[in-house]
RNA sequence: GGAUGGUUAGCUCAAUUGGAUAGAGUAUUUGUCUUACAAACAAAAAGUUACUAGUUCAAGUCUAGUACUAUCUA
Repeated sequence: GGAUGGUUAGCUCAAUUGGAUAGAGUAUUUGUCUUACAAACAAAAAGUUACUAGUUCAAGUCUAGUACUAUCUA
């Protein structure tokens, strides 16, 4: 240099051919329980879906570019 993937909550990941209020586990906080802690149970908070444009009535999803990253290759 070329090819093919990946980027969504603090972390690990879903999201069923473009249509739901974008969810789960874990972690964090609060409460219940306990003499206390842990576990368990209940709840809460946490998101510019990497960035910038485009297409569309409608974009996490499609298109183009940019950034970062993984693998393969000359």